[in-house]
């Protein structure tokens, strides 16, 4: 100084004016005198980092203080953290990268069954389409020998070619995502783990490691292609419905008819088992659709210390930060602040106009995943420059 490649904080400040909505307190209003309240006026306080999407794991109510089994899902390298996960740290393991790092839905293909599309000669106890090599037959040409009617003749044998058969052969080519370990020699008619280093793999034994695993040393010419996000095996986990749970008060009405149930209905997850014990369902008609609890102090949030390499855990000390009715948290205006993007310029950077994103609470919490103008910190790696 240029380029990358992790992470972490931040998400306009300030003042003014109108306006919202919980609570608290004062006034009015109304009253059964308990209080309400769509009416006024003080005050506190009032969205996020994702409040989002509701994809995961919880707490919280009910439903057997929740149960057994089948079905069905989920998750899948090792350890650890957690209330719990599909989160998250650390490592291994395999691929990208000169590196920082980044990426993998990481179990099982010697327990069965399946499927490998198109090409291709064959896709699994495999295949000879092209070449390569060996036999045989036959042919054209040419060499040798014999013969005689002395020729571009005949017969016999041989070498290249060539074309038909037969057989080796997986080196080579050529098809495919994938062609029965690779690459180099030896070997051979060509060849081939037939044989040899080496590299890959398998076992079996040591060592280090809690553990995935990693190294080592000896054997074994290599048997066991790929797909489990195919069925399936294995290990672990997992009961259902949601704050419109779910409880309590107040109040208002009007029954009527049909069906089923102690030979057990209804509910308790889709079946079965198991429980539980008296309603349940339909259909006309009638009523009211009002308060209060659940509800925000909580696996909470910050700072110090300590323990761990991290996530994290422990202690301590402070801090309180919407909780509402289908639901508020806005506008406008000055000033300033960075940044862009436009004009102006006396090039000193100043004036001027524009732009400040994604988006929004509704029981709560952890997490993931998507969106975002912009800012600002820091670690690392690679280049090239200067000491």
């Nucleotide at each position: 100084u240029g380029g990358g490649u992790c992470g972490g904080c931040u998400g306009g400040a300030c003042g003014g004016u109108c306006g919202c909505g919980u609570c608290g307190c004062g006034g009015g209003g109304c009253u059964u005198c308990g209080g309400c309240u769509g009416c006024c006026g003080c005050g506190c306080c009032g969205a996020g980092g994702a409040a989002c999407g509701u994809c995961c794991g919880g707490g919280c109510u009910c439903c057997a203080c929740a149960g057994g089994g089948c079905a069905g899902g989920g998750c899948g390298g090792u350890g650890g953290g957690u209330a719990a996960c599909a989160c998250c740290c650390a490592c291994c393991c395999g691929g990208a990268g000169c590196g920082a790092u980044c990426c993998g839905c990481g179990a099982g293909a010697c327990a069965g069954u399946g499927c490998c599309a198109c090409a291709g000669a064959g896709a699994g106890c495999a295949g000879a389409c092209c070449g390569c090599c060996u036999c045989c037959u036959c042919g054209u040409c040419c060499c040798c020998g014999a013969g005689c009617u002395c020729g571009u003749c005949u017969c016999a044998g041989g070498a290249c070619c060539g074309a038909a058969g037969a057989g080796g052969u997986a080196a080579g080519g050529g098809u495919g995502a994938a062609a029965g370990g690779g690459c180099g020699g030896u070997g051979u008619a060509a060849g081939a783990g037939a044989c040899c280093a080496c590299c890959g793999g398998g076992g079996u034994c040591g060592u280090g490691g809690u553990g995935a695993c990693a190294c080592g040393a000896c054997c074994c010419g290599c048997a066991c292609g790929g797909c489990a996000a195919a069925c399936c095996u294995c290990g672990c986990c997992c009961g259902g419905a949601g704050c419109a749970a779910g409880g309590c008060c107040a109040g208002a009405c009007a029954g009527g008819g049909g069906a089923u149930g102690a030979u057990g209905a209804c509910g308790c997850g889709g079946c079965c088992c198991g429980c539980c014990g008296a309603g349940u369902c339909c259909c006309c008609g009638g009523g009211u659709a009002g308060g209060c609890c659940g509800c925000u102090g909580g696996a909470g949030c910050g700072g110090c210390a300590c323990g761990g390499c991290a996530a994290c855990g422990u202690g301590u000390c402070g801090c309180c930060g919407a909780g509402a009715g289908a639901g508020a948290u806005g506008a406008c205006c000055g000033u300033c602040c960075a940044c862009g993007g436009g004009g102006c310029u006396u090039c000193g950077g100043c004036c001027c106009c524009c732009g400040g994103a994604c988006a929004g609470a509704a029981c709560c919490c952890g997490g993931c995943g998507u969106a975002c103008a912009g800012g600002c910190c820091g670690g690392c790696c690679c280049a090239u420059u200067c000491g």
Bacterial RNase P class A from Microbacterium sp. 4R-513, 387 nucleotides, folded computationally. A source record names the gene rnpB. Its Rfam family is "Bacterial RNase P class A". Rfam describes the family as follows. Ribonuclease P (RNase P) is a ubiquitous endoribonuclease, found in archaea, bacteria and eukarya as well as chloroplasts and mitochondria. The family's RNA type in Rfam is ribozyme. Taxonomically the source falls in Microbacterium (Bacteria, Bacillati, Actinomycetota, Microbacteriaceae). Its mean pLDDT, the model's own confidence on a scale to 100, is 76.